[in-house]
Context: one part of a larger RNA
RNA sequence: UAAAAAAUAUGGAACUCGGCAAAUUUUUACUGUAACUUCGGGAAAAAGUAAGGUUUCUCACAUUAUGUGUUUAACCCUUGAAAAUUAGGAUUAGCAACUGUUUACUAAAAACACAAAAUUAUGCAAAUUCUUUCGAAAAUGUAUAUAAUUUGAUUAUUGUCCAAUGCCAAUAGGAUAAAAAGCAUACUUUUUUUGGUAUUCUUAUAAUCUUUGGUAAAUGACCGUAUUAUUCCUGAGUAUGAUAAAGUAGCGAAAUUCCUUGGCUAAUAAAUAUAGUCCCGCAUGAAUAUAAUAAUGACUCAUCCACUGUCAUAUUUUUUAGUUUU
Repeated sequence: UAAAAAAUAUGGAACUCGGCAAAUUUUUACUGUAACUUCGGGAAAAAGUAAGGUUUCUCACAUUAUGUGUUUAACCCUUGAAAAUUAGGAUUAGCAACUGUUUACUAAAAACACAAAAUUAUGCAAAUUCUUUCGAAAAUGUAUAUAAUUUGAUUAUUGUCCAAUGCCAAUAGGAUAAAAAGCAUACUUUUUUUGGUAUUCUUAUAAUCUUUGGUAAAUGACCGUAUUAUUCCUGAGUAUGAUAAAGUAGCGAAAUUCCUUGGCUAAUAAAUAUAGUCCCGCAUGAAUAUAAUAAUGACUCAUCCACUGUCAUAUUUUUUAGUUUU
């Protein structure tokens, strides 16, 4: 000097991105226990009291036996949850329902999964997937099954739009390919008829496209201008353009808000953070799910109590390793 460890006076987060780390709590018995709630929980909530060993006395209960509790008096020292083991607590908000899974070697999470919800395909030689073929899985299963996609407990809901794209269905009309049929011309074959090749034109036709309809818990989309009432302001309303339809319920400076440290309130002596509320939502919004939600969380923002060498003014001690000096 570095690493590891122990203790402390006054204060107690002033440290710091941040209470990171450390400290506090930790056992047993008894008392007692809030909001909220899916009535199961929350809960070991919180908060509080007590505690050794030996002998002896009274009474009660109980047993095959050991015993348990209560009570009287006194003694002993190490003065008693003695060491070790062993939760700090409370409040608020966001996200995810939960237990669970994950980047072996920088990410454990709000990501994945999950029960549950919905749609689509599939009638069994099933759809789907693998395979050149045979064949195999699905399944020794049969629509309460199997496969694919999306959402993701529960509770309350899930609005408008089929114009575009996609998918499904229908099929009258229209457009269209190669084969096919036929005329003409040229060449060629044959005794002749005929056959063949090439070019041009014509006729006719399937899926498909076009057309028609349906479908959004399919991909997706969900406006603008002007003007107007009370002094001012605001704009219920009116007029007008325009669309396939013009964002409904709800939530809202949000994990979404650029302007922005938005305005007001709470908390602080003082807060760009936090909570509540408002709503010019630059650019919220409904299975890309919307909103609320008890319980749960080595998740994330913020606050309080307790606690402490994180810190301020300071000090002591132990171990290990290395360096320097002698």
The part of an RNA shown here (large-subunit ribosomal RNA, domain IV) has 326 nucleotides and comes from Chrysochromulina sp. HTL-2025a. A source record names the gene rnl. Its Rfam family is "Bacterial large subunit ribosomal RNA".